[in-house]
C1' cells in the first nucleotide's frame, strides 16, 4: 500500500414483540437474529418514505460519495 475467497478475537443487529417518543415517515431502550468487512459517523448527489403543507421532516440496514476504523490475506 491493495484485496474481501476463506475465516471470526471483538462489533453492529433485519423481521418479530414490549416499553417510550412522535401527526406520521421514524427515533430511542430492552428481548431477538435475518443478515453485515465499515450494517461506524456525515443528508453531499441520486432515490423512497412522511406530513400540521411551514418545503419541512424521515431513512446511513437502498445506491453513490465522503471520512475514521477492525480482523485477514497478499506484496
Nucleotide at each position: 500500500a491493495a484485496u474481501g475467497a476463506a475465516a471470526a478475537a471483538g462489533c453492529c443487529a433485519a423481521a418479530c414483540c414490549u416499553g417510550u417518543c412522535g401527526c406520521g415517515a421514524g427515533g430511542c431502550a430492552g428481548g431477538g437474529a435475518c443478515g453485515g468487512a465499515a450494517a461506524g459517523c456525515c443528508a453531499c448527489a441520486g432515490g423512497u418514505c412522511u406530513u400540521a403543507u411551514g418545503a419541512a421532516g424521515a431513512c446511513a440496514g437502498c445506491u453513490g460519495g465522503g471520512u475514521u476504523g477492525c480482523c485477514a490475506u497478499u506484496a
Model confidence (mean pLDDT): 80 of 100.
This is a predicted structure of a 75-nucleotide RNA (c-di-GMP-I-GGC riboswitch aptamer) from a Deltaproteobacteria bacterium.
The sequence was found by an Rfam model in a public genome assembly.